[in-house]
RNA sequence: GGUCCCGUAGCUCAAUUGGCCAGAGCAACCGCCUUACACGCGGUAGGUUAACGGUUCGAGCCCGUUCGGGACCA
Numbered sequence: 001g002g003u004c005c006c007g008u009a010g011c012u013c014a015a016u017u018g019g020c021c022a023g024a025g026c027a028a029c030c031g032c033c034u035u036a037c038a039c040g041c042g043g044u045a046g047g048u049u050a051a052c053g054g055u056u057c058g059a060g061c062c063c064g065u066u067c068g069g070g071a072c073c074a
Stems, first nucleotide, its partner, number of pairs: 001073007010026004019057001028044005050066005
């Protein structure tokens, strides 16, 4: 330098052919339980879906550019 893959909550990951609210587990916080802690149970909060633009009635998903990470080739 070229080709390809990935980027979603603090972490690990879902989201089927573009469709009704972006969810789960762990972690955090609150409550119950306990003399207390841990375990267990219930609940709450937490997201400009890497950035910017485009297509569309509608984009995490499709297209373009950029950024970051990775694999292969040279």
Molecule: transfer RNA
Organism: Gemmatimonadaceae bacterium